This is a predicted structure of an 83-nucleotide RNA (transfer RNA) from a Planctomycetota bacterium. The coordinates come from a structure-prediction model, not an experiment, and the mean pLDDT is 81. Rfam family: tRNA.
[in-house]
RNA sequence: GGGCAGUUACCGAAGCGGCCAAACGGGUCAGACUGUAAAUCUGAUGGCUUACGCCUUCCGUGGUUCAAAUCCACGACUGCCCA
Numbered sequence: 001g002g003g004c005a006g007u008u009a010c011c012g013a014a015g016c017g018g019c020c021a022a023a024c025g026g027g028u029c030a031g032a033c034u035g036u037a038a039a040u041c042u043g044a045u046g047g048c049u050u051a052c053g054c055c056u057u058c059c060g061u062g063g064u065u066c067a068a069a070u071c072c073a074c075g076a077c078u079g080c081c082c083a
Base pairs, nucleotide, nucleotide: 001082002081003080004079005078006077007076010026011025012024018066027045028044029043030042031041032040046055047054048053059075060074061073062072063071
C1' cells in the first nucleotide's frame, strides 16, 4: 500500500428498517437468606422522575427514509490476510 472482518451500556455479547434505552452472561449496587462470609434467590444497573412518563444514545460526521443501532458515503480506530 491492497483486501476482508469488526467498533453496541462498566466488561463481554445479541440485534439484520418500526414491536429498542437494546435480549443474555459477567461485574457492580440494594434487598432476602446466613452467627459472619460465600453460594443461592429477588430487584436495579444511560440521565431525570414516587410513578406514569420525558430526554439523550449504538466509533465520528454527513446522507437515504414517514421512521436508522440496523441501509449508503467519507473519516477514525482494532484484528486478520496479502504485498